[in-house]
């Protein structure tokens, strides 16, 4: 170095514009947003975690075409599709639980060695 243990500190983003209506950032047209590790290469959609529901076992969204390459369901390109519970004119996007919790990231100490 690598490895146990502690301590800090971070750790989720998004309805412009126009319709309809008494009321809609919820409906209608159209717009925007993508959280951690991993994976021969970069992923919201591949394989796990976290968030969420649950007394607890558990449960829990969606991707296709061709192109390039050693190698990509990750890039390119073209065409799709997805989004927890409460409240409210029906909400991935507003308000709340949340000044919360977390997968993890990064730094620090200490013990071993």
């Nucleotide at each position: 170095a690598u490895g146990a243990u502690c301590u800090u500190u971070c750790a989720g983003g998004g309805c412009a514009a126009g319709g309809u209506g008494a009321a809609a950032u919820u409906c209608c047209u159209g717009g925007c947003c993508g959280g951690u590790g991993g994976u021969a290469a970069a992923a919201g959609u591949c394989c796990a975690c976290g968030a969420g529901c649950g007394c607890a076992a558990g449960c829990u969204g969606a991707c296709c075409u061709g192109g390039u390459g050693c190698a990509a369901u990750u890039c390119c390109a073209g065409g799709a599709c997805c989004g927890a519970c409460g409240g409210u004119a029906a909400a991935g996007u507003c308000c709340g639980g949340a000044u919360g919790a977390u997968a993890g990231a990064a730094a620090g100490a200490u013990c071993g060695g």